Model confidence (mean pLDDT): 85 of 100. Large-subunit ribosomal RNA, domain II from a marine metagenome, 677 nucleotides, folded computationally. The full RNA is in RNAcentral, with records from SILVA.
Context: one part of a larger RNA
RNA sequence: GCCUACGAGUUACCGUUGCUAGCAUGGUUAAUCCGUUAAGCGGAGGAUCCGAAGCGAAAGCGAGUCUGAAUAGGGCGAAUAAGUUAGUAGUGGUAGACGCGAAACCGAGUGAUCUACCCAUGAGCAGGUUGAAGCUUUGUUAACCCAAAGUGGAGGACCGAACCCGUUGACGUUGAAAAGUCUUGGGAUGACUUGUGGGUAGGGGUGAAAGGCCAAUCAAACUCGGAAAUAGCUCGUACUCCCCGAAAUGCAUUUAGGUGCAGCGUUGAGCGAAAGUUUUAUAGAGGUAGAGCUACUGAUUGGAUGCGGGGGCUUCACCGCCUACCAAUUCCUGACAAACUCCGAAUGCUAUAAAAUGUUACUCAGCAGUGAGGGCAUGGGUGCUAAGGUCCAUGUCCGAGAGGGAAACAACCCAGACUAUCUGCUAAGGUCCCCAAAUCGGGGCUAAGUUCAUCUAACGUGGUGCGGCUGCACUGACAGCUAGGAUGUUGGCUUGGAAGCAGCCAUUCAUUUAAAGAGUGCGUAACAGCUCACUAGUCGAGCGGCCGUGCGUGGAUAAUAAUCGGGGAUAAGCCCCGUACCGAAGCAGUAGAUAGAAAUAUGGUAGGGGAGCAUUCAUACGACACUGAAGGUGUACCGUAAGGUAUGCUGGAGUCUUAUGAAAAGAAAAUGUAGGA
Numbered sequence: 001g002c003c004u005a006c007g008a009g010u011u012a013c014c015g016u017u018g019c020u021a022g023c024a025u026g027g028u029u030a031a032u033c034c035g036u037u038a039a040g041c042g043g044a045g046g047a048u049c050c051g052a053a054g055c056g057a058a059a060g061c062g063a064g065u066c067u068g069a070a071u072a073g074g075g076c077g078a079a080u081a082a083g084u085u086a087g088u089a090g091u092g093g094u095a096g097a098c099g100c101g102a103a104a105c106c107g108a109g110u111g112a113u114c115u116a117c118c119c120a121u122g123a124g125c126a127g128g129u130u131g132a133a134g135c136u137u138u139g140u141u142a143a144c145c146c147a148a149a150g151u152g153g154a155g156g157a158c159c160g161a162a163c164c165c166g167u168u169g170a171c172g173u174u175g176a177a178a179a180g181u182c183u184u185g186g187g188a189u190g191a192c193u194u195g196u197g198g199g200u201a202g203g204g205g206u207g208a209a210a211g212g213c214c215a216a217u218c219a220a221a222c223u224c225g226g227a228a229a230u231a232g233c234u235c236g237u238a239c240u241c242c243c244c245g246a247a248a249u250g251c252a253u254u255u256a257g258g259u260g261c262a263g264c265g266u267u268g269a270g271c272g273a274a275a276g277u278u279u280u281a282u283a284g285a286g287g288u289a290g291a292g293c294u295a296c297u298g299a300u301u302g303g304a305u306g307c308g309g310g311g312g313c314u315u316c317a318c319c320g321c322c323u324a325c326c327a328a329u330u331c332c333u334g335a336c337a338a339a340c341u342c343c344g345a346a347u348g349c350u351a352u353a354a355a356a357u358g359u360u361a362c363u364c365a366g367c368a369g370u371g372a373g374g375g376c377a378u379g380g381g382u383g384c385u386a387a388g389g390u391c392c393a394u395g396u397c398c399g400a401g402a403g404g405g406a407a408a409c410a411a412c413c414c415a416g417a418c419u420a421u422c423u424g425c426u427a428a429g430g431u432c433c434c435c436a437a438a439u440c441g442g443g444g445c446u447a448a449g450u451u452c453a454u455c456u457a458a459c460g461u462g463g464u465g466c467g468g469c470u471g472c473a474c475u476g477a478c479a480g481c482u483a484g485g486a487u488g489u490u491g492g493c494u495u496g497g498a499a500g501c502a503g504c505c506a507u508u509c510a511u512u513u514a515a516a517g518a519g520u521g522c523g524u525a526a527c528a529g530c531u532c533a534c535u536a537g538u539c540g541a542g543c544g545g546c547c548g549u550g551c552g553u554g555g556a557u558a559a560u561a562a563u564c565g566g567g568g569a570u571a572a573g574c575c576c577c578g579u580a581c582c583g584a585a586g587c588a589g590u591a592g593a594u595a596g597a598a599a600u601a602u603g604g605u606a607g608g609g610g611a612g613c614a615u616u617c618a619u620a621c622g623a624c625a626c627u628g629a630a631g632g633u634g635u636a637c638c639g640u641a642a643g644g645u646a647u648g649c650u651g652g653a654g655u656c657u658u659a660u661g662a663a664a665a666g667a668a669a670a671u672g673u674a675g676g677a
Base pairs, nucleotide, nucleotide: 002676003675004674005673006672011095012094013093014092015091016090017089018088019087020086021085022084023083026050027049032044033043034042035041036040054061055060064076065075066074067073098236099235101233105226106225107224108223109222110221116200117199118198119197120196121195122194123193124192125190127159128158129157130155134151135150136149137148138147139146163187164186165185169182170181171180202218204214205213206212239612240611241610242609243608244607249262250261251260252259253258263370264369265367266366267365268364269363270362274359275360276357277356278355279354280353281352282351283350284349290343291341292340297337298336302332303331304330308326309325310323311322312321313320373398374397375396376395377394378393379392380391381390382389403414404413405412418592419591420590421589423588424587425586429582430581431580432567433566434565438579440578441577442576443575444574445573451569452568459554460553461552463551464550465549466548467547468546469545470544471543472542480538481537482536483535484534486511487510488509491505492504493503517532521530522529593602594601595600613666615663616662617661618660619659620658622656623655624654631650632649633648634647635646636645637644638643
């Protein structure tokens, strides 16, 4: 874990509300007594209780009364008039009060055969080692002292068995054992160990003190009792179907996982030119989004102006002069604000009117549950414009919602499941295969397997497509090839050197030229050398620059070959257009159920309401049974379900319909209890 049995809202009394019944301005008896019975029933009994009047603390007064000086005002009443006694159902209270569950508290007892300490009386400690005091002898001394040798046998002395202990490691860990075994180790004449008998008892003992031990139990033993302690906590709480259907919010709380009131649900009643909701129109209040700021408050970019200040100059006395400094005011310009506003929406809110809807609204009464919420979108606060973060607001969904899509995936997209159906049409999403439907049609792009729903940036990129602007070009462009690329001059300065090419300077000039810089780069110590600009020839048609944009590419790092869900795909990828089809519990068709006059409705947790099934017993009328009852085990059939009927086998003596009533009245869960395989 499984099977069988048992296992949780009960009973009494008192309230309260509904329903049913009797009587009704009244209703009703209690104890008790009488009669009579198998149980019981009938009668008497009006004490009592509730209602018919209230107000006041009360005396008291009374449709009024209290307060008060009041005839005022105010409070509570009347005027607005049905109760009461039973039964029954819901619910509240008092009781163990739906069931099981503490740790604990108190009382009375039982324990020191374990163990702690103590008392009395006994017992035990192989063997070996060391060699204190004392004593003897000798030496020594005036005598002591002292020294040596011997003797002696002390010690919480030494080594080490028994005995006691339990340091280390391993094993053992459903053990051989609820603390052991092996190994190693400590003490072993002592504050030693141990036998027997006795003492100390639970807020007490005992403790070389660890909160240790006090019978495998100790920060307060065990047994029984108070006792069903209490448990705002956890778990469990048993048949079916039908109708409706929440909340996770506000305020308060020794309150925060509890509760009270309100909000939201349900059931019944009342309310009818009324309310609610939606749309349209009209009229309003308001200061958000936005915007703006020489319209305020504050903050603020650049410029112009330059009060004033700083610094410098000055016979630093005044007066003056200067200023690449700071800078008021004003002007121009740019721009900011939750606690700024000259302005100012959309929504929302209020009112009125009309239309639609048709009780959804509101009031009263019975019964609740909820008061841990969560995701997403939008507007914000907080945080890092972090979080599957947190706190508000508006909406939605999950919660309490199944179905289709997103591979899988509470809340994302589509869509709200009464039942059946081998009918049809669609939504989101899809149509190569897994896998239902296009290897469909047209036009582009991509070459990276980019991509095929599912993270990526700054910054790069002569990858490639498209568009725009612009320059050069048959008087020959661009690229390549052939040739030139010179002279004054090594310009001047600087420098050890500086010659186009370290650096500085500049009418970077002039000449010869088809063209050629006082030089674009490499190079040398400096020259040299190579090259470029520039030019000619050759060739023969397009060649450059900039901007924008599409798809790519680098940036790009994690553990299975490990992924687009997979296979795989050059489209079966991306963008645009089109036509078909597939696709859900949506919509429709057909058949049926329940509610409703119909239209129509019928997802559902907590929860409210309704209608039933089954079990046991009782009463009444009946029925069945040894020609086989109940029970067990199969089969067939009936009912929307709980369930029911018939019958075969088994079984061997009781059982059942219908009506009514009463309950020890339904199990899958409680680490449930007992038994069993």